[in-house]
């Protein structure tokens, strides 16, 4: 250089014109690389700007035990986080997106 591959997930019930968004129960999800096996260490992606190139902004969360040579990654326990646009306020619904993508695999 060139090809493919590269994101998951909500139900009953209440109130109300209206809510898979508000309240009550109970649920579920977890990109990619490093490292003892990570949503919550460290770094990178997804967003906006930009001459779309270098770049700049801007971005959430974790404790305590236990085992080991090593674990905020494992085991037990209790937590906690979640872009933007729409809508009766949204990690789960619709949408930019059949998109970009970190990066993995082969020629």
């Nucleotide at each position: 250089c060139c090809u493919u591959u590269g994101g998951g997930g909500c139900g009953a019930g209440g109130u109300g014109c209206a809510a898979u968004u508000c309240c009550u129960c109970a649920a579920c999800c977890g990109g990619c690389g490093g490292u003892a096996a990570a949503g919550u260490c460290c770094g990178c992606g997804a967003g906006c700007c930009g001459u779309u190139u270098a770049g700049g902004c801007a971005u959430g969360a974790u404790a305590c035990g236990g085992u080991g040579c090593a674990a905020u990654u494992c085991c037990g326990u209790a937590a906690c986080c979640g872009a933007c646009a729409g809508u009766a306020u949204a990690g789960u619904c619709u949408g930019g997106a059949u998109g970009a993508g970190a990066a993995a695999a082969g020629g």
This is a predicted structure of a 107-nucleotide RNA (FMN riboswitch aptamer (RFN element)) from uncultured Phascolarctobacterium sp. The RNAcentral record of the sequence draws on MGnify.